[in-house]
RNA sequence: CAGGCUGGUCGGGCGGUCGCGGCUCCCAUCGCGGGGUCGAGGAAAGUCCGCACUCCAUCGAGCAAGGUGCCGGGUAACGCCCGGGGCGGGGACCCAACCUGCCGGAUCGGGCCACAGAAACAAACCGCCGCGACCGCGGCGACGCGGCGCUGGUCAGGGUGAAAAGGUGGUGUAAGAGACCACCGGCGCCGGCAGCAAUGCCGGCGGCCAGGCAACCCCCACCUGGAGCAAGGCCAAGCAGGGACGUGCGUCCUCCGGGUUGAAACCCGGGGGACCGGGAGGCUGCUCGUUUCCCCACCCCCGUAAGACGGGGUCAAGUCUCGGGUAGGCUGCUAGAGCUGUGCGGAGACGCACAGCCCAGAUAGAUGAUCGCCGUGGCGGGCUUUGUCCGCCUCACAGAAUGCGGCUUAUAGACUGGCCUGGGGU
Numbered sequence: 001c002a003g004g005c006u007g008g009u010c011g012g013g014c015g016g017u018c019g020c021g022g023c024u025c026c027c028a029u030c031g032c033g034g035g036g037u038c039g040a041g042g043a044a045a046g047u048c049c050g051c052a053c054u055c056c057a058u059c060g061a062g063c064a065a066g067g068u069g070c071c072g073g074g075u076a077a078c079g080c081c082c083g084g085g086g087c088g089g090g091g092a093c094c095c096a097a098c099c100u101g102c103c104g105g106a107u108c109g110g111g112c113c114a115c116a117g118a119a120a121c122a123a124a125c126c127g128c129c130g131c132g133a134c135c136g137c138g139g140c141g142a143c144g145c146g147g148c149g150c151u152g153g154u155c156a157g158g159g160u161g162a163a164a165a166g167g168u169g170g171u172g173u174a175a176g177a178g179a180c181c182a183c184c185g186g187c188g189c190c191g192g193c194a195g196c197a198a199u200g201c202c203g204g205c206g207g208c209c210a211g212g213c214a215a216c217c218c219c220c221a222c223c224u225g226g227a228g229c230a231a232g233g234c235c236a237a238g239c240a241g242g243g244a245c246g247u248g249c250g251u252c253c254u255c256c257g258g259g260u261u262g263a264a265a266c267c268c269g270g271g272g273g274a275c276c277g278g279g280a281g282g283c284u285g286c287u288c289g290u291u292u293c294c295c296c297a298c299c300c301c302c303g304u305a306a307g308a309c310g311g312g313g314u315c316a317a318g319u320c321u322c323g324g325g326u327a328g329g330c331u332g333c334u335a336g337a338g339c340u341g342u343g344c345g346g347a348g349a350c351g352c353a354c355a356g357c358c359c360a361g362a363u364a365g366a367u368g369a370u371c372g373c374c375g376u377g378g379c380g381g382g383c384u385u386u387g388u389c390c391g392c393c394u395c396a397c398a399g400a401a402u403g404c405g406g407c408u409u410a411u412a413g414a415c416u417g418g419c420c421u422g423g424g425g426u
Base pairs, nucleotide, nucleotide: 001422002421003420004419005418006417007416008415009414010413012374013373014372015371016370017369018368020039021038022037023036024035025034026033041397045408046407048406049405050404051403052402053228054227055226056225065224066223067222068221069220070084071083072082073081074080085103086102087101088100089099090098104219105218109217110216111213112212113211125158126157127154128153129152130150131149132148134147135146136145137144138143166184167183168182169181170180171179185209186208187206188205189204190203191202192201193200194199232331233330234329235328241322242321243320244319245318248276250275251274252273253272254271255270256269257268258267259266277295278294279293280292281291282290283289299313300312301311302310303309338357339356340355341354342353343352344351345350375395377393378392379391380390381389382388383387
């Protein structure tokens, strides 16, 4: 210099004006007032995992159901993160940085393996071979050829398939075959070395070589109670319900209707008002005082046989009160597994120490609008044509609702660290 790979940070800036939400302060003025201060994100999103917190359930253990699954570490915890291992794939043919898939168990057992094929786990279609006292032909004959038969042998060869029982060479055999032998490959066991471990390397032994799927059931190990801030707690209108208190045939004025009368007075019924009296409650520590509301119509029992009267009960309006609790309000609610910086430990995820900081809490849901300057990118135009000036437009994805740790998804653009390969120069 060229090419490739990978991580981190930010994600428009400053100022003016008007406005919105929380907290807080001020006042001769208390209101639609004034001042101060704080006010979205890296994903606030999806709600997919893991927790905190709350309520309910709960002796313990087991079963069921669900989840996780190479090894070590981190963490409050996780299916997350870091580091490592094995077997594959990609990365220009190889090699590299790097990216990426899978990884408990297939000798407990069951099940499945499309199509094709005889057979998908122990199978005989073709082929090869054997046997037969059978049949035919040939031959003097031994025998040969063909056919037929055998619950015959054989997986070497052909054929099917993604997959057919290790590979090559030999021995062997009727023909064959790990049946046996040598070498190679795999598997298992034993031992040694390295490593915390997964695992790797080395040596020895064993013909052990009869496939795959566990994201089919299953087996093994470990984990898991349920519901969720609309959790939960407190206060509490109105309506309905329970309870307590609560009982003037008063006087006067006035209006309407009716009766009586010659007409009235007067009498009966109803409406309104004033006064007096009474009841319940509020104000008050109590009294006084003051104030709000109400005082209707019967019935039953007893004294008493009845009327009147007295007592008691039921009871209207009204007032007070009780429990549960709706609307509504308050709380939970944001100071926390917190943020920033420095130092130390660690390969890293991360941890520890110290110092500083306070950083949204709305509830139908505030966090916005606009202007100026600067910046980014684009378009058009002028000119001294690759540089400036002017004008216009643009600046991603998106947006809290109990909080926290992850994962996943969306994201214009800007800045920046590291690694690998190749080439050139010194």
Molecule: Bacterial RNase P class A
Organism: Anaerolineales bacterium